Overview:
Predicted 3D model of a 1479-nucleotide RNA (small-subunit ribosomal RNA) from a metagenome. The coordinates come from a structure-prediction model, not an experiment, and the mean pLDDT is 84. Its Rfam family is "Bacterial small subunit ribosomal RNA". The RNAcentral record of the sequence draws on SILVA.
[in-house]
RNA sequence: AGAGUUUGAUCCUGGCUCAGGACGAACGCUGGCGGCGUGCCUAACACAUGCAAGUCGAACGGGGUGAGGCCCUUCGGGACCUUACCUAGUGGCGAACGGGUGAGUAACGCGUGAGGAACCUGCCUUUCAGUGGGGGACAACAGUUGGAAACGACUGCUAAUACCGCAUGAAGCUUUUGGGAGACAUCUCCUGGAAGCCAAAGCUUAAUGUGCUGAAAGAUGGCCUCGCGUCUGAUUAGCUAGUUGGUGGGGUAACGGCCCACCAAGGCGACGAUCAGUAGCCGGUCUGAGAGGAUGAACGGCCACAUUGGGACUGAGAUACGGCCCAGACUCCUACGGGAGGCAGCAGUGGGGAAUAUUGGGCAAUGGGCGAAAGCCUGACCCAGCAACGCCGCGUGAAGGAAGAAGGCCUUCGGGUUGUAAACUUCUUUUACCAGGGACGAAGGACGUGACGGUACCUGGAGAAAAAGCAACGGCUAACUACGUGCCAGCAGCCGCGGUAAUACGUAGGUUGCAAGCGUUGUCCGGAUUUACUGGGUGUAAAGGGCGUGUAGGCGGAGAUGCAAGUUAGGAGUGAAAUCUAUGGGCGAAACCCAUAAACUGCUUCUAAAACUGUAUCCCUUGAGUAUCGGAGAGGCAAGCGGAAUUCCUAGUGUAGCGGUGAAAUGCGUAGAUAUUAGGAGGAACACCAGUGGCGAAGGCGGCUUGCUGGACGACAACUGACGCUGAGGCGCGAAAGCGUGGGGAGCAAACAGGAUUAGAUACCCUGGUAGUCCACGCUGCAAACGAUGAAUGCUAGGUGUAGGAGGUAUCGACCCCUUCUGUGCCGGAGUUAACGCAAUAAGCAUUCCGCCUGGGGAGUACGGCCGCAAGGCUGAAACUCAAAGGAAUUGACGGGGGCCCGCACAAGCGGUGGAGUAUGUGGUUUAAUUCGACGCAACGCGAAGAACCUUACCAGGGCUUGACAUUGAGUGAAAGGACAAGAGAUUGUCCCCUCUCUUCGGAGACACGAAAACAGGUGGUGCAUGGCUGUCGUCAGCUCGUGUCGUGAGAUGUUGGGUUAAGUCCCGCAACGAGCGCAACCCCUAUUCUUUGUUGCCAGCACGUUAUGGUGGGAACUCAAAGGAGACUGCCGCGGACAACGCGGAGGAAGGCGGGGAUGACGUCAAGUCAUCAUGCCCCUUAUGUCCUGGGCUACACACGUACUACAAUGGGAUGGACAGAGAGUAGCGAAGCCGCGAGGCCAAGCGAACCCCAUAAACCAUCUCCCAGUUCGGAUUGCAGGCUGCAACCCGCCUGCAUGAAGUUGGAAUCGCUAGUAAUCGCAGGUCAGCAUACUGCGGUGAAUACGUUCCCAGGCCUUGUACACACCGCCCGUCACACCACGGAAGUCAUUCACACCCGAAGCCGGCAGGCUAACCUUUAUGGAGGCAGACGUCUAAGGUGGGGGCGAUGACUGGGGUGAAGUCGUAACAAGGUA
Repeated sequence: AGAGUUUGAUCCUGGCUCAGGACGAACGCUGGCGGCGUGCCUAACACAUGCAAGUCGAACGGGGUGAGGCCCUUCGGGACCUUACCUAGUGGCGAACGGGUGAGUAACGCGUGAGGAACCUGCCUUUCAGUGGGGGACAACAGUUGGAAACGACUGCUAAUACCGCAUGAAGCUUUUGGGAGACAUCUCCUGGAAGCCAAAGCUUAAUGUGCUGAAAGAUGGCCUCGCGUCUGAUUAGCUAGUUGGUGGGGUAACGGCCCACCAAGGCGACGAUCAGUAGCCGGUCUGAGAGGAUGAACGGCCACAUUGGGACUGAGAUACGGCCCAGACUCCUACGGGAGGCAGCAGUGGGGAAUAUUGGGCAAUGGGCGAAAGCCUGACCCAGCAACGCCGCGUGAAGGAAGAAGGCCUUCGGGUUGUAAACUUCUUUUACCAGGGACGAAGGACGUGACGGUACCUGGAGAAAAAGCAACGGCUAACUACGUGCCAGCAGCCGCGGUAAUACGUAGGUUGCAAGCGUUGUCCGGAUUUACUGGGUGUAAAGGGCGUGUAGGCGGAGAUGCAAGUUAGGAGUGAAAUCUAUGGGCGAAACCCAUAAACUGCUUCUAAAACUGUAUCCCUUGAGUAUCGGAGAGGCAAGCGGAAUUCCUAGUGUAGCGGUGAAAUGCGUAGAUAUUAGGAGGAACACCAGUGGCGAAGGCGGCUUGCUGGACGACAACUGACGCUGAGGCGCGAAAGCGUGGGGAGCAAACAGGAUUAGAUACCCUGGUAGUCCACGCUGCAAACGAUGAAUGCUAGGUGUAGGAGGUAUCGACCCCUUCUGUGCCGGAGUUAACGCAAUAAGCAUUCCGCCUGGGGAGUACGGCCGCAAGGCUGAAACUCAAAGGAAUUGACGGGGGCCCGCACAAGCGGUGGAGUAUGUGGUUUAAUUCGACGCAACGCGAAGAACCUUACCAGGGCUUGACAUUGAGUGAAAGGACAAGAGAUUGUCCCCUCUCUUCGGAGACACGAAAACAGGUGGUGCAUGGCUGUCGUCAGCUCGUGUCGUGAGAUGUUGGGUUAAGUCCCGCAACGAGCGCAACCCCUAUUCUUUGUUGCCAGCACGUUAUGGUGGGAACUCAAAGGAGACUGCCGCGGACAACGCGGAGGAAGGCGGGGAUGACGUCAAGUCAUCAUGCCCCUUAUGUCCUGGGCUACACACGUACUACAAUGGGAUGGACAGAGAGUAGCGAAGCCGCGAGGCCAAGCGAACCCCAUAAACCAUCUCCCAGUUCGGAUUGCAGGCUGCAACCCGCCUGCAUGAAGUUGGAAUCGCUAGUAAUCGCAGGUCAGCAUACUGCGGUGAAUACGUUCCCAGGCCUUGUACACACCGCCCGUCACACCACGGAAGUCAUUCACACCCGAAGCCGGCAGGCUAACCUUUAUGGAGGCAGACGUCUAAGGUGGGGGCGAUGACUGGGGUGAAGUCGUAACAAGGUA
């Protein structure tokens, strides 16, 4: 410090998630030791038991025990005195500290800083003064008595440092009265006078010490007041009657409505009162670079509380955790009458909970209480126990050790890895264990005193001995393989893995990380600049208020002077300690602890400065405003007027249609429409002018005239003198639609009706048509109210329009030109922006103020409130759910977008298919099997260039099991062949025959048999694991790269543009310049010609010969055969074009503008096809899914489709005669001639491994004859009979011949195919396959057309451009209802719980108040039924709990109901994205 995740890719916005640190933690697995810490976060739930606050006999009387003394004695004992110890009670001090908890509390509670001249303070310190003299009681105790108990009642006795008078009174207090000083208003201090009032306690020692009383001061502790700070909600906006203040009282330590009486009507609040929710606050702690954010365990300070609520008493101090009283709930005891209790002290128990310890030791230390002290008490505290809960430290060994052992895992079988790891050798002994020794902590003059603890520590001993796990390994993120599983089981923090080769699941091996721990979960901060003070945004991503006016507030021009609030500087006080940081030190080091410093960024105060802000005064004119003059304008309101058009009415003319549409129909019209003429009525809107022109704040404003009225602009520089800008609330304006009341209503037109369209059409189209649109008044207050751009001010290059004004130049004057102000547009530089873009009218650079935003959905919804007549508006959530949603731009693809251009794509033609019969392939069906594959084009006469057996993969049956085939192989031997027998055959048996080749004689090679075992074998699966090969777009003209340039980038440029071409072919231009794969050319055939060579080919001339034939001699001319050249290049001419490329025409030429044809197939697409050509990974079978054999099947047949053949006839059929090819094949072959057969064919056999021989007569064609338009002399299917050929074998199931038979069919619906020239059409020939079998396939030649205006349309393709919400790319994406399941939420008659305040009733304890009567020791007066005072009692005010009542808030639940969300394959449609088919 960043990373992952939206996309095909990119940049941005934006959320989600991760890596870090921390914890009073918990859970899972694991666990050796030590040090220091920490340990009920939940039920402020309930608590058994023990302990946690006592002490003082030197305050007091008594009692008891022991010892001593003395006296009495009934000898049992008793009384008295002294002394030591113990002690219930009276009394003093303490118990208000210490310890716990965080329920309440949003508060002067806490923090911080001030103030108290408005206060108190036991014990402690200092100082001053005093301590005289009396009195009466009550406990204890004794007696009587009540009660179960707790606990009392009565009578009597008694002491005190208990209680009460009196004296004294410096000082103090109260009243009053002088003087002085000070201050902050009430006042304070000092010093005088007078009057009144108030004290005391003793105890004790050998020794005087300790108490007591009054006062002053200090210290400590407390109390009160104030400034500032201190969570969330405005869907809480008004709150308040003791409320705010005053006067006078009361009360308090003290101020105060703290309380009371009276008077006044105030006080608080948008700077957030009140209400509601939540919460102890802080030092600090965690995190963070910091600013911040979160937090408030342990330690320290403050506060609050002590079962819940109320109350006072005592006291220096409490409204009192281990005190009291009352009420409530709960628990316990009870004799039922009544009593007792309060662990949020330490342990501990139950309960709750994911979860938190011992009913331990000790007062040795530190501290506290009491005491003169000894001492006692102390669950404060010090220690120990439990817990890896945290932090820190140590160990589980060290060195050597390669045959790189064994085992494990992987493997390409070679090896690799675990791995120097182990074994083994040498060494060490921390810790744990055993034994011995053994502390510091202990102070003070000495002695004594240790829970921890026989602990730490030291020494010795044995032995590598007793001591390693956890998580992860797809990316983020360090670390990889195998097996298992097969969208299952499962994982997952996010993205996402898993559907048969999973580095993502589970296991193993290995590796990585951390380590006595490691992971997970939870929470907080960080990353997150994702609430932005530091440090964000708002044209299109979320976000500018619809517009103005203006209040509070915020901000504000120039100069001068003063003040000093802000500001700055210095000083002072405070900011507790601990913590943090730095340095040093102490525990062996660290954690931990100690010391010092720094820091604590704050608050207060004093002094100083005066630049800036502020404030006060004076002044200025440039901001702002006013005045004067001037012109422009659909600015507003009201009234009046005008013409054109539509409609309607009346009348005329006129006749059959009009109207409407893509086409129609509804509708109107013979009762006279439409059309046309004239007249009239009525309402609404104002053509042309008219303009990215004008005006207005926005909405908005358009005929003309008049009246009233607002604003802006220009000129001038007279006046005011900062009067300004913005603007939360408030107020006003605010299109259309809508609402209310009353008018008006021509046209248009929601709703509605009808007609069409359609699968449907509640739409689009048409015919009608009501609200409404118009006017007046009132309401509504919302719009894509948009420039999706708040207002204001200043500054920052230009260019060019336009509207209004002013000025200059020109003698006047129009135009032009120049300057300037205001408005309104376009282009563009810097700058800016994610990009698009903006660019003086900023989205630039700055300042001020306001509004708004913080992922998508849920949702602008619900609830609440306010507004509205309603419709609805404003304000405005949450649960739940997703990992995206989004902006701009890029490349593609697509469009019922556009432009350009091609193609037998259409058109123009010719011939077909689709109808018939047959052949063949496919589907389907059937079957034991009908083997398998191929499925739009690009499967279907395809694999198959040829299924009777074989092929053959399928079926039935019969066999074999190291196998039909390959390699190794102990061993043996020839094997083969022939015959016979059994069997369907495979196979088996018997017999015959005979013993391979080479040799260096050792053996080797081939062949056959062969135990055992490795293995063979598979046309079994997966073409979606693959190689190779192929199809297709498409022989379409495209596809890319290097360097450079542009862009943040994906990418672009080049490759686009203007021409041209069959072509990204070429030319020109151009931030591109070049290059590659494609195109073209190079290759083959063909068209012309030349040269060479002439046999088996040829024969012109010469000669011979034949009935005839290159038959013969000979020839080398021609044809032809090969071999090699030539030729065609827009080369020449003309025109066009840009002086180009190129096009058009012409000449010449066999051929002319790629001459014709072939081979040749770019980057890629289709998970296209093929595991059955072959190869191959993985999986599967192994007496079978292998292999052999016989027979069957692949040839089935209601049907459907594809591809062909033959036809339907006269451009024909039949018969006879006659002519002309090319290219091929041939020895297991082609097979002549001759003979036989009607024929298929047969017999015999020449020639030929082929320019020689043969297949081999080409056919259409020509000539003649016949047929005469018919189901025929067309057509030939089907069937019968008789034959031929091949073959081991033609039944299933071959081909051919002859005779006979003679089906459908008379040119083919919708639809659809091929072809542009030697092409289509038509005619035959050959070949491959092959024993045989061709209508198929591959070739060959013969005859030989028609048509193309053209590119609107259909299909396919190319380029450019445009839109896009598509990228699996339109066979895309995607919306809503309905149905089903689940989830959370809203409403709801109600029901239940809780809470808040109020009204009334009742009213405990208690303080306060007064009280006739009752009771009464101290004092007074005097004897009385006395007084003062006190006590009980009852009464009154206040008041807790309780009761009743009506309300408010919040929550739970609720039949039913509403929408919302989510959910691989449900239903209906097609709304949106392309012009999305009605933008």